[in-house]
RNA sequence: CUGUACAAGGGCAAACCCGUCGUGAGGCGGGGACGCAAAGCUUCCGGUCUUGAAAAAGAUAGCGGGGCCGCCAAGG
Repeated sequence: CUGUACAAGGGCAAACCCGUCGUGAGGCGGGGACGCAAAGCUUCCGGUCUUGAAAAAGAUAGCGGGGCCGCCAAGG
């Protein structure tokens, strides 16, 4: 520098439970593992969801796409 899964080290952590914040979708911390080769980061696009009479504001990156970055093995 290439490369991104078939393996290892290691990593993350659904449901559920407890605490806490939020009107809510949900967030955060602890326990816990269904899964994940980007389940790392990012709301740019679409979807879904919440609040709202509407305008609008929000949630979801573990719904899909895009963008950015990247460990080990292996190869150069």